c-di-GMP-I-GGC riboswitch aptamer from a marine sediment metagenome, 69 nucleotides, folded computationally. Its Rfam family is "c-di-GMP-I-GGC riboswitch aptamer". For this family Rfam cites "Bioinformatic analysis of riboswitch structures uncovers variant classes with altered ligand specificity" (Weinberg et al., Proc Natl Acad Sci U S A, 2017). Its mean pLDDT, the model's own confidence on a scale to 100, is 81.
RNA sequence: GACAAAGCCAAACCUGCUGAAAAGCAGGGACGGAAAACCACGGGCCUUUCGACAGGCAGCCGGGUUGCC
Numbered sequence: 001g002a003c004a005a006a007g008c009c010a011a012a013c014c015u016g017c018u019g020a021a022a023a024g025c026a027g028g029g030a031c032g033g034a035a036a037a038c039c040a041c042g043g044g045c046c047u048u049u050c051g052a053c054a055g056g057c058a059g060c061c062g063g064g065u066u067g068c069c
Base pairs, nucleotide, nucleotide: 001068008033009032013028014027015026016025017024018023031059037065038064039063041062042061043060044057045056046055047054
C1' cells in the first nucleotide's frame, strides 16, 4: 500500500446438512475487505435454561500471532 501488481477471502440471499437456538459446514452467489488469516484475552452483541451452567459472533471494537507487495 484496495485509486498498484500477482493473487486471496466472500456479505445478503438461495439449496442441502448439523443444532434446542444463536449459529456452523458444503455448493451457488458477491455487499464488501490491505489482513474479511488465526486466537474468545478484554469490551460488546446474540441464543438457551426456572435458574445456574452452557453455546455463538474474529465481516462489532480493542488486543496478540502470522502472511503478500